Description
This is a predicted structure of a 76-nucleotide RNA (transfer RNA) from an Acidimicrobiaceae bacterium. It matches the Rfam family "tRNA". By type it is a transfer RNA. Its family is annotated with triplet codon-amino acid adaptor activity in the Gene Ontology. The organism belongs to Acidimicrobiaceae, within Bacteria. The sequence was found in a public genome assembly.
RNA sequence: AGGGCCGUAGCUCAGUGGUCAGAGCGGGGGACUCAUAAUCCCUUGGUCGUGGGUUCGAUCCCCACCGGCCCUACCA
Numbered sequence: 001a002g003g004g005c006c007g008u009a010g011c012u013c014a015g016u017g018g019u020c021a022g023a024g025c026g027g028g029g030g031a032c033u034c035a036u037a038a039u040c041c042c043u044u045g046g047u048c049g050u051g052g053g054u055u056c057g058a059u060c061c062c063c064a065c066c067g068g069c070c071c072u073a074c075c076a
Base pairs, nucleotide, nucleotide: 001072002071003070004069005068006067007066010025011024012023013022018056026044027043028042029041030040031039049065050064051063052062053061
């Protein structure tokens, strides 16, 4: 330099062109217990990487860029 995959909650990941984007874990509070753990309940949590485009409507489709991983090539 070229190509491929990925970027969604603090972490690991689902998800769909059309109410209000979800789960598990985590955080906070409570129940239970002599107490802790476990378990249960409630609660908290998002510019869906950034910008632009298409569309009546974009987290989803298209383009560019940014970041991560992998492959190839070049230099050394």